Context: one part of a larger RNA
RNA sequence: CUGGGCGUAAAGCGCGCGUAGGCGGUCUGAUAAGUCGGGUGUGAAAGCCCCGAGCUCAACUCGGGAACUGCACUCGAUACUGUCAGACUAGAGUAUGGUAGAGGGAAGUGGAAUUCCACAUGUAGCGGUGAAAUGCAUAGAGAUGUGGAGGAACACCAAUGGCGAAGGCAACUUCCUGGACCAAUACUGACGCUGAGGUGCGAAAGCGUGGGGAGCAAACAGGAUUAGAUACCCUGGUAGUCCACGCCGUAAACGAUGUCAACUAGCCGUUGGGGGGCUUGUCCCUUUAGUGGCGCAGCUAACGCGAUAAGUUGACCGCCUGGGGAGUACGGCCGCAAGGUUAAAACUC
Numbered sequence: 001c002u003g004g005g006c007g008u009a010a011a012g013c014g015c016g017c018g019u020a021g022g023c024g025g026u027c028u029g030a031u032a033a034g035u036c037g038g039g040u041g042u043g044a045a046a047g048c049c050c051c052g053a054g055c056u057c058a059a060c061u062c063g064g065g066a067a068c069u070g071c072a073c074u075c076g077a078u079a080c081u082g083u084c085a086g087a088c089u090a091g092a093g094u095a096u097g098g099u100a101g102a103g104g105g106a107a108g109u110g111g112a113a114u115u116c117c118a119c120a121u122g123u124a125g126c127g128g129u130g131a132a133a134u135g136c137a138u139a140g141a142g143a144u145g146u147g148g149a150g151g152a153a154c155a156c157c158a159a160u161g162g163c164g165a166a167g168g169c170a171a172c173u174u175c176c177u178g179g180a181c182c183a184a185u186a187c188u189g190a191c192g193c194u195g196a197g198g199u200g201c202g203a204a205a206g207c208g209u210g211g212g213g214a215g216c217a218a219a220c221a222g223g224a225u226u227a228g229a230u231a232c233c234c235u236g237g238u239a240g241u242c243c244a245c246g247c248c249g250u251a252a253a254c255g256a257u258g259u260c261a262a263c264u265a266g267c268c269g270u271u272g273g274g275g276g277g278c279u280u281g282u283c284c285c286u287u288u289a290g291u292g293g294c295g296c297a298g299c300u301a302a303c304g305c306g307a308u309a310a311g312u313u314g315a316c317c318g319c320c321u322g323g324g325g326a327g328u329a330c331g332g333c334c335g336c337a338a339g340g341u342u343a344a345a346a347c348u349c
Stems, first nucleotide, its partner, number of pairs: 003321004007303002012317001014201004021194003025088007033081002035077008049065006091191001092188004096183004103177007110154001115149007125136002162169002206247006215241002220236004258316006266294012278281001298305002322349003331342004
């Protein structure tokens, strides 16, 4: 080294793109590097192993054999792998025509509601709680009406629904733009899969500069509660939440399930396409791509999974290897900082 694993026990990188590498469809020919066989040389002696011999035996020693699984050269084999050449279309992709969608970016517009301001009506309360109080109000609150300002979020539709690689995405209109799916043909001809490093994207919070600030609200203040109450409840309230640009790079970033491909009973829904049927309907059958519920075989420690696999296999990557110490210290790299990432040991059970 050869092992066993990764939904929940330790273990799938948050998600893409992609370099090296690994792996790679069908047919034919060539070659003979890998592979297989023969031969030659070498593979020191001693030792190990086998057979025999010598010390009374043994250890020990001596003789012979085998072995030395290797390397080099050479002669062959050609199924598989590789390489070269030619061909193919089932993988992959392109073209044409359609379809659905909160996919992304920018600009503009709208209505409801909260708050605030002004005016009007009007008078003693309002608010809040388990009960209260702090708070607001005769300098006229709360309530009602009209007008105005401003910011943020988009009720119903709404779904077990849709889109996106993930994070995520929801008022309406326009512009720019990515992807997916379906149908029928045509074309390219393995152009593919995975992916160490690398690189891009990446909720919330947080950071920098400049704006904005209605509501909400860490911190903070006050009122309650309580033995206390640095809380839960109440009244306020600043960062922040919003926008632009730049950082941060983490999450129970979850399906706690890496990506790709093939194969393996059925039944019922639902979304987007296509085809067909008749009795033309709020219909039925079928096919394809998603998205759900059950379930056979099988798998699983069980729970459960079950064509959207955790079944049966293959390719490649990542990761795990008792608990604590510790995702810590030190060092490196990154960051303005907060910190992130990589990542131990002593000791201890």
Molecule: small-subunit ribosomal RNA, central domain
Organism: uncultured prokaryote